[in-house]
Context: one part of a larger RNA
Molecule: small-subunit ribosomal RNA, 3' major domain
Organism: Arundinibacter roseus
């Protein structure tokens, strides 16, 4: 120089404290541990690993185990042969495969090419080691505000200065002052969404006014005025005022405005730390198998189950739980597809059978909500595990191991020790709705979306993590 003090100042953050709601008890789903298996493939492991890779394990996937095969397979180039390939079948098998039988080319005038087979030839193949031989990519300190360079001065030197000091910011933000003047890589802006308005445009949206026309609907003609869509601008910058302050800049239930001091959110992650993750996403050095660590197929594991841990659902109930009425989004997805209606059916669901490659039609019913009946404190009309029984669907196949439905069965559970976690505003909490992957689903996960909509922060004395100044070290 730094690191590091149960050293010191200043300062920051849901770090505490204020609150609000969880976890930690049940009972299940999902992951991890162990255990146990033939095999339960592989990685991830304190913060940063356990709903994580995995945005879809019945077969496939799959990498693992068993058993039966194959020495190549797929692909690509060039040569060379055949002409089919294919479809129907049939035998032996689990399949893989292995063998029979019937039928059989195409384009062009030809050279000649298509596609398949088959021989040779050059290129195998590895989810087999090492992530401590890498690249890329990613977690993390941390969206913290630091991280450095040229000259130049200063020190024998390692180094310093700048970057430190006063004040100021969310910020090395800026102002002031300074042996420092300078700049780069971060900050902040430039992008993206939302929040206001002008204006341009008007269909499949959307109807104030003038018609038509229905039980009734913007049906219809027709209109841009509104809504809303999407392009283009406007808009905020302490610009104004007051007060403080040398300035930067603070404060004001000041004005204006829709929106005020960064409005709100998003993308974006500095020099670097963790020999941090990942050779199994890829690519790749070296090592290592080569009739098998490669490859095909069955089946069968990845789904076990004394028992321990994260993280999730549902609840324990009356701010509730049933039964019927009756409002209000928003983003999204769709043709191998969403599927209105109709009919069968208590349902899942079928069977018919419109529209829509979609601001046009469909999913599509929001739910909590609000209006009434009922239940009256109970292991209950609470709660729905759990088992029996009968069905729907998907799909070559639901045994091992899918989801859904009806019907009956109704466990634990009365709010959870020590200890823990999120959150500060349209946030927490509570409502439902969509996507992605997908045949189908083990989603209650993720990523979206709207709807109702709180409480509190007095403070920084203390636990955490951290930022800069200093100041001790037998530490590097």
């Nucleotide at each position: 120089u730094g690191a590091c003090g149960g050293g010191g100042g200043u300062c920051c953050g849901c770090a505490c404290a204020a609150g609000c709601g969880g976890u930690g008890g049940a009972g299940c789903a999902u992951g991890u541990g162990g255990u146990u298996u033939a095999a339960u493939u592989c990685g991830a492991u304190g913060a940063u690993a356990c709903g994580c890779g995995a945005g879809g394990a019945a077969c496939c996937u799959u990498a693992c185990c068993u058993g039966g095969g194959c020495u190549a397979a797929a692909u690509c180039a060039c040569a060379c042969u055949a002409g089919a390939c294919g479809u129907a079948u049939c035998c032996a098998g689990a399949a893989a495969u292995g063998g029979g039988u019937a039928u059989u080319c195409c384009a062009g005038c030809a050279a000649u090419g298509g596609c398949u087979g088959g021989u040779g030839u050059g290129a195998a193949g590895g989810u087999g080691c090492u992530g401590c031989a890498u690249g890329g990519c990613u977690g993390u300190c941390g969206u913290c505000a630091g991280c450095u360079c040229g000259u130049g001065u200063c020190g024998u030197g390692a180094g310093a200065u700048g970057u430190u000091g006063g004040g100021u910011u969310a910020a090395g933000u800026c102002c002031c002052g300074c042996a420092a003047c300078g700049a780069g890589c971060g900050c902040a802006a430039c992008c993206c969404c939302u929040a206001u308005g002008u204006u341009u445009a008007g269909u499949u949206g959307c109807c104030a006014g003038c018609a038509c026309g229905u039980c009734a609907u913007g049906g219809u003609g027709g209109g841009g005025a509104c809504u809303c869509u999407a392009g283009a601008c406007a808009g905020a910058c302490u610009g104004c005022c007051u007060g403080c302050g040398c300035a930067a800049g603070c404060a004001g239930a000041g004005a204006g405005g829709a929106a005020g001091g960064a409005g709100g959110g998003g993308a974006c992650g500095a020099c670097g730390u963790c020999a941090a993750g990942u050779c199994a996403u890829c690519a790749u050095g070296g090592c290592c198998c080569u009739u098998a660590c490669g490859u095909c197929c069955a089946g069968g594991g990845c789904a076990a189950c004394a028992c321990a841990c994260g993280u999730g659902c549902u609840a324990c109930a009356a701010u509730g739980g049933g039964c019927g009425g009756u409002a209000c989004a928003g983003a999204g997805g769709g043709u191998c597809g969403c599927c209105a209606c109709u009919u069968a059916g208590u349902g899942a669901u079928a069977a018919g059978g419109a529209g829509c490659c979609a601001a046009u039609c469909c999913c599509a019913a929001a739910a909590a909500g609000c209006c009434g009946c009922u239940c009256u404190c109970a292991g209950u009309u609470c709660g729905g595990a759990u088992c029996g029984g009968a069905g729907u669907c998907u799909g070559c196949a639901a045994c091992u191991c899918g989801a859904c439905u009806c019907c009956g069965u109704g466990a634990a559970g009365c709010u959870g020790g020590a200890a823990u976690c999120g959150c500060u505003a349209g946030u927490a909490a509570u409502c439902g709705c969509g996507c992605a992957u997908c045949a189908g689903c083990u989603a209650u996960g993720g990523c979206g979306c709207g709807g109702u909509g709180a409480a509190u922060a007095c403070g920084u004395u203390c636990c955490c993590g951290g930022a800069c100044c200093u100041u001790g070290u037998a530490c590097a």